[in-house]
RNA sequence: CCCGCACCUUGGCGAACCUGGAGCAAUCCAGGGGUGCAAAGUUCCGGACCCUCGCGGAGGGUGACCGAACUGCCGGG
Numbered sequence: 001c002c003c004g005c006a007c008c009u010u011g012g013c014g015a016a017c018c019u020g021g022a023g024c025a026a027u028c029c030a031g032g033g034g035u036g037c038a039a040a041g042u043u044c045c046g047g048a049c050c051c052u053c054g055c056g057g058a059g060g061g062u063g064a065c066c067g068a069a070c071u072g073c074c075g076g077g
Base pairs, nucleotide, nucleotide: 001077002076003075004074012037013036017032018031019030020029021028022027035064041070042069043068045067046066047065048062049061050060051059052058053057
């Protein structure tokens, strides 16, 4: 640098849903939960989608929608 979860190793993350809370909303936070994920780690940079508004546009959200960038464990080459 490349490939991968086949083997090996520690494991990690945490969908839907429920409860409480924040928010106009999308959605987010905490607890429970465990669908799934080889980056389901990070970032709104590009696209896409969602929400709000005084709608030529502006603001907000989704990183588990995709891309891209940066970083990382193990194994193999």